[in-house]
RNA sequence: AAAAAGAAAAGGCAAACCCAUCGUGAGGUGGGGGCGCAAAGUUAUGGAUCUGCAUAAACGAUGUAGAUCGCCAGACUGCCAAA
Numbered sequence: 001a002a003a004a005a006g007a008a009a010a011g012g013c014a015a016a017c018c019c020a021u022c023g024u025g026a027g028g029u030g031g032g033g034g035c036g037c038a039a040a041g042u043u044a045u046g047g048a049u050c051u052g053c054a055u056a057a058a059c060g061a062u063g064u065a066g067a068u069c070g071c072c073a074g075a076c077u078g079c080c081a082a083a
Base pairs, nucleotide, nucleotide: 006080012037013036017032018031019030020029021028022027035070041076042075043074045073046072047071048068049067050066051065052064053063054062055061
């Protein structure tokens, strides 16, 4: 120095819920709020789940357009540094 791994320290992010706002909707954004997180940073790339539209008597299924990165992975990047 790097890899794996993650005690300590400095910090960081921010669930549910509430208010405002955008959207047909899933959900997003801002403020409050903290359940938690060593990538709870970025990326919609692969699955998975959810929403709209069409077909469909209904459910299901198929196609298509979206949403979720704190659902699981992949890729890129990052603070500190003990055992």
Molecule: c-di-GMP-I riboswitch aptamer
Organism: Anaerolineales bacterium